[in-house]
RNA sequence: CGGAAAGUGGCCUAGUCCGGUAAGGCACUUGGUUUGGGACCAAGGGAUCGCAGGUUCAAAUCCUGUCUUUCCGACCA
Numbered sequence: 001c002g003g004a005a006a007g008u009g010g011c012c013u014a015g016u017c018c019g020g021u022a023a024g025g026c027a028c029u030u031g032g033u034u035u036g037g038g039a040c041c042a043a044g045g046g047a048u049c050g051c052a053g054g055u056u057c058a059a060a061u062c063c064u065g066u067c068u069u070u071c072c073g074a075c076c077a
Base pairs, nucleotide, nucleotide: 001073002072003071004070005069006068007067010026011025012024013023020057028044029043030042031041032040050066051065052064053063054062
């Protein structure tokens, strides 16, 4: 320098192909149960999807640019 993949609550993932109100697990908060803890049960809060722009009635999803990480290749030694 070229190519590819990934980036989504505190953490791990799904959803992207085929645009239509962002889901699940763990964790956290409150309550119940227990002498207490753990476990279990019930309820609750939290992400506008790496960033910026565009298309669209509508974008995590499509388009453009860009940042980070990983892999492959090229170049140098």